[in-house]
RNA sequence: CGAGUGGAACAUACGGCAGCGGGGCGGCAUUGCGUUCGCUCUGAGGAAAGUCCGGGCUUCACAGGGGAAUGGUAACUGCUAACGGCAGCCGGGGGCGACCCUAGGGAUAGUGCAACAGAAAGAAACCGCCGCGCAAGCGGUAAGGAUGGAAAGGCGAGGUAAGAGCUCACCAGCGCACUGGCAACUUUGCGGCUAUGUAAACCCUACCAGAAGCAACACCCGUAUGGGGCAUGAUGCGUUCCCCGCGCGCCCCGGAGGUGGCAUGAACCCUACGGCAACGUAGGGUCUAGACAGAUUGUCGUUUAAUACAGAACCCGGCUUACGGUCCGGUCGUUUU
RNA sequence: GGCCCGGUAGUUCAGUUGGUUAGAACGCUAGCCUGUCACGCUAGAGGUCGUGGGUUCGAGCCCCAUCCGGGUCG
Numbered sequence: 001c002g003a004g005u006g007g008a009a010c011a012u013a014c015g016g017c018a019g020c021g022g023g024g025c026g027g028c029a030u031u032g033c034g035u036u037c038g039c040u041c042u043g044a045g046g047a048a049a050g051u052c053c054g055g056g057c058u059u060c061a062c063a064g065g066g067g068a069a070u071g072g073u074a075a076c077u078g079c080u081a082a083c084g085g086c087a088g089c090c091g092g093g094g095g096c097g098a099c100c101c102u103a104g105g106g107a108u109a110g111u112g113c114a115a116c117a118g119a120a121a122g123a124a125a126c127c128g129c130c131g132c133g134c135a136a137g138c139g140g141u142a143a144g145g146a147u148g149g150a151a152a153g154g155c156g157a158g159g160u161a162a163g164a165g166c167u168c169a170c171c172a173g174c175g176c177a178c179u180g181g182c183a184a185c186u187u188u189g190c191g192g193c194u195a196u197g198u199a200a201a202c203c204c205u206a207c208c209a210g211a212a213g214c215a216a217c218a219c220c221c222g223u224a225u226g227g228g229g230c231a232u233g234a235u236g237c238g239u240u241c242c243c244c245g246c247g248c249g250c251c252c253c254g255g256a257g258g259u260g261g262c263a264u265g266a267a268c269c270c271u272a273c274g275g276c277a278a279c280g281u282a283g284g285g286u287c288u289a290g291a292c293a294g295a296u297u298g299u300c301g302u303u304u305a306a307u308a309c310a311g312a313a314c315c316c317g318g319c320u321u322a323c324g325g326u327c328c329g330g331u332c333g334u335u336u337u
Numbered sequence: 338g339g340c341c342c343g344g345u346a347g348u349u350c351a352g353u354u355g356g357u358u359a360g361a362a363c364g365c366u367a368g369c370c371u372g373u374c375a376c377g378c379u380a381g382a383g384g385u386c387g388u389g390g391g392u393u394c395g396a397g398c399c400c401c402a403u404c405c406g407g408g409u410c411g
Base pairs, nucleotide, nucleotide: 001333002332003331005329006328007327008326010324013302014301015300016299017298018297020043021042022041023040024039025038026037027036045309049320050319052318053317054316055315056314057213058212059211060210065244066243067242070209071208072207073206074205076088077087078086079085090104091102092101093100094099105204106203110202111201112198113197114196126145127144128141129140130139131138132137153171154170156168157167158166172194174191175190176189177188180185217260218259219258220257226253227252228251229250230249236248237247238246239245267286268285269284270283271282272281273280274279338410339409340408341407342406343405344404347363348362349361350360356394365381366380367379368378369377387403388402389401390400391399
């Protein structure tokens, strides 16, 4: 210098002027609410997004009881309020390497499927090889050919009429014992040679899940406590599917104001300790948007220059996706010293 | 803001245990019919199944992500 890789913080800096949302104080006006003026404090993100997971909170149901399903997750250990997340580790795969990827339980519990091709897609004989036979044919055989994504462990030697884990060495896989490990797993040895793939097909095993969502829901004011239709005692509705049980009359049209929920939270920052880490514990500090016609903009100056994706709507923890430059640590190659 | 549904030919839609080549109707093109047009008859063209990735021998179909459109809830 080039290529590639992992991580971190920031996300148009500073200042002037004007303007917008919210809180507080004061003035004017008003019965009061509201409105208006001035001062002061404060005002979006790492993803606020997708709504893909997990919780808080609220209501239904409150015996959320029972049955049967349904959905989700999937090596192991830990972290966490919880998770399908994160950390560490194991197995597998990729890369020269730094490092990265991994829906990674079970195919001897059972069922299904494997189109076309091929004799055959699971316990196989089309050609070939060998034996018998004049021949037709019969029997043996998975070494070879042919088909396919996949053909009955791979390869070599022995063996045989020809062959074959039939026997043996090595390798792959499975089971058992043993070493190490909390565990997944692993070291070594032995065994019989071992019936393909698919579970992001049904299914089996283990674990988890009651449902709905802040337009939830609660309260105030009582508004046109309105109009129409159906049903009247088990149909219907709710309980995400079904049964029992429990609760409730149902549907359509019109009208429909305000307050709370709603900003102190599993919050953020710093330090110390424990832990490989995720994280936890203790101490100190900070208050940090909040509406319902829904707020962040414009302009000027300075610096070399002020850019990407993008705008909170109940709140958190994650994942995924979009995207700008900066900095730091490894790796490989080339050149120079 | 929450919760659901959909995307297949120019248009409206089918497409089920995943299997060879993705269909139907209308429309379009050409020919026939007719004095001519329409109707009718015959033939044909037209599809990256919204996009990207994965599972599988094989994906419109199964899984994940993403884009677009629609419905509904006081």